[in-house]
Molecule: transfer RNA
Organism: Griffithsia okiensis
RNA sequence: UAGGAUAUAAUGUAAUGGUAACAUAUUUAUUUUGGGAGUAAAAAAUUAUAGGUUCAAAUCCUAUUAUCCUAA
Numbered sequence: 001u002a003g004g005a006u007a008u009a010a011u012g013u014a015a016u017g018g019u020a021a022c023a024u025a026u027u028u029a030u031u032u033u034g035g036g037a038g039u040a041a042a043a044a045a046u047u048a049u050a051g052g053u054u055c056a057a058a059u060c061c062u063a064u065u066a067u068c069c070u071a072a
Stems, first nucleotide, its partner, number of pairs: 001071007010024004018055001026042005048064005
């Protein structure tokens, strides 16, 4: 330099163009002499960034950024 892959909650993963979900973790309550485990509930995401298409975009298109792989 060229081609390809990945980017979503603190972490790990889902999601036919149609309200972004699940598990772990965190917080609160319950339970216990206390802790752990269990049970119930809550909070946490401008879906990497910026634009475009569409009534509607995590999803389609373009560019860019970061990481990884391949070739020179």